c-di-GMP-I riboswitch aptamer from Methylocaldum sp. 14B, 79 nucleotides, folded computationally. The coordinates come from a structure-prediction model, not an experiment, and the mean pLDDT is 81. The model forms 95% of the base pairs in the Rfam consensus. Its Rfam family is "c-di-GMP-I riboswitch aptamer". Rfam describes the family as follows. GEMM was predicted in a large-scale screen for bacterial structured RNA regulatory elements. Its family is annotated with cyclic-di-GMP binding in the Gene Ontology.
RNA sequence: AGACGCCUUCGCCACCUCCGCCGCGAGGCGGACUCGGAAAGCCGCGGGUCUUGGUAUUCAAGACGGCCGGGCCGCCUCU
Numbered sequence: 001a002g003a004c005g006c007c008u009u010c011g012c013c014a015c016c017u018c019c020g021c022c023g024c025g026a027g028g029c030g031g032a033c034u035c036g037g038a039a040a041g042c043c044g045c046g047g048g049u050c051u052u053g054g055u056a057u058u059c060a061a062g063a064c065g066g067c068c069g070g071g072c073c074g075c076c077u078c079u
Base pairs, nucleotide, nucleotide: 001079002078003077005076012037013036017032018031019030020029021028022027035066041072042071043070045069046068047067048064049063050062051061052060053059
């Protein structure tokens, strides 16, 4: 430096569900649990889905990073 991550290491994160709290809501936080993930780390930049308001056409605000893409940083191993 590279890998369309095969092998390898101590590990990491944590779907759904349940309980508590926050939110009009999508949803978020904490705990238990553990479906899975080689970036399931970070960033709402693009698309998409969802929520709220509304004139429900146009639009505005918000949510989802474990929907897809992209950007940034990183661990292990191998070459």